[in-house]
Context: one part of a larger RNA
Molecule: small-subunit ribosomal RNA, central domain
Organism: uncultured Alphaproteobacteria bacterium
RNA sequence: CUGGGCGUAAAGGGCGCGUAGGCGGUCUUGUAAGUUAGAAGUGGAAUCCUGAGGCUCAACCUCAGAACUGCUUUUAAUACUGCUUGACUAGAGUCCGGUAGAGGAUAGUGGAAUACCCAGUGUAGCGGUGAAAUGCGUAGAUAUUGGGUGGAACACCGAUGGCGAAGGCAGCUAUCUGGUCCGGAACUGACGCUGAGGCGCGAAAGCGUGGGGAGCAAACAGGAUUAGAUACCCUGGUAGUCCACGCCCUAAACGAUGAGUGCUAGAUGUUGGAAGCUUAGUCUUUCAGUGUCGCAGCUAACGCGUUAAGCACUCCGCCAGGGGAGUACGGCCGCAAGGUUAAAACUC
Numbered sequence: 001c002u003g004g005g006c007g008u009a010a011a012g013g014g015c016g017c018g019u020a021g022g023c024g025g026u027c028u029u030g031u032a033a034g035u036u037a038g039a040a041g042u043g044g045a046a047u048c049c050u051g052a053g054g055c056u057c058a059a060c061c062u063c064a065g066a067a068c069u070g071c072u073u074u075u076a077a078u079a080c081u082g083c084u085u086g087a088c089u090a091g092a093g094u095c096c097g098g099u100a101g102a103g104g105a106u107a108g109u110g111g112a113a114u115a116c117c118c119a120g121u122g123u124a125g126c127g128g129u130g131a132a133a134u135g136c137g138u139a140g141a142u143a144u145u146g147g148g149u150g151g152a153a154c155a156c157c158g159a160u161g162g163c164g165a166a167g168g169c170a171g172c173u174a175u176c177u178g179g180u181c182c183g184g185a186a187c188u189g190a191c192g193c194u195g196a197g198g199c200g201c202g203a204a205a206g207c208g209u210g211g212g213g214a215g216c217a218a219a220c221a222g223g224a225u226u227a228g229a230u231a232c233c234c235u236g237g238u239a240g241u242c243c244a245c246g247c248c249c250u251a252a253a254c255g256a257u258g259a260g261u262g263c264u265a266g267a268u269g270u271u272g273g274a275a276g277c278u279u280a281g282u283c284u285u286u287c288a289g290u291g292u293c294g295c296a297g298c299u300a301a302c303g304c305g306u307u308a309a310g311c312a313c314u315c316c317g318c319c320a321g322g323g324g325a326g327u328a329c330g331g332c333c334g335c336a337a338g339g340u341u342a343a344a345a346c347u348c
Stems, first nucleotide, its partner, number of pairs: 004319003007302002012316001014201004021194003025088003030083002033081002035077008049065006091191001092188003095184004103177007110154001115149007125136002162169002206247006215241002220236004258315006266293011297304002321348003330341004
């Protein structure tokens, strides 16, 4: 120097776009930088190693050899890598024709339900619980009928279903808009993969300003329970939950499984296409996605198993006993809350 790992033991970045860098398809021209071979020069001495010798031995010392695995120059080779010339189409992309979808944004709109208000009927209870009480109600509640206001969420369809990079996305309609998939082969001709920094997105909670506020509900108040009850249960109830704009940037951000490519038995369900056959019942084949089981293989086991945790390659991130600690200090970011980067002493 090489050699280990990351589903659950420590360890995959929350997700994407992409800079530098790393890596990169087939054929071909030249070059000869890397690479390979030969030669020459050089590679101080000592040390190391080998063989002799000298101190009675040894350490030590002396002599010789080998070695000094390197560097420079030069000659040659051209398979591979690099650079370069020309070409290709299997990667990638464009195009054409289709395609399913809660993908995103904005505007509008619908019904059920809760609550409140007004009016009618009507009378003594309602509500709530394990049982109660607080609470509401003769100033007429609850129930019921009609009318109105307002906010939020969208039953059935609904799925073990679909879409999205992730977070996530669900009434309906319109407008704008992103991506996927299938088929065709017209076009470009390696334009690719990954991606330190960087940039963007990023549930919930929280923050700022202004709105909104039906229901729910931290905090808070009361009633119960209890030895106590700063809880679980009940009655209320404010932030918040909703909207606009601006921040925050975290999560069991999970498949606890980074991205990409190729290869490797099957069986069965399901979603979206395409082709064909039988012919309208289905069947067969195939592509893309999504489940379950399972061969080989892998795994400490559990399990994974063509959606790999199998067999390989490329690139990034990360791990190194437990605690101290995701803390201190410093930096950066933030209005704050705090986030991010990230130790040590000490201790077992």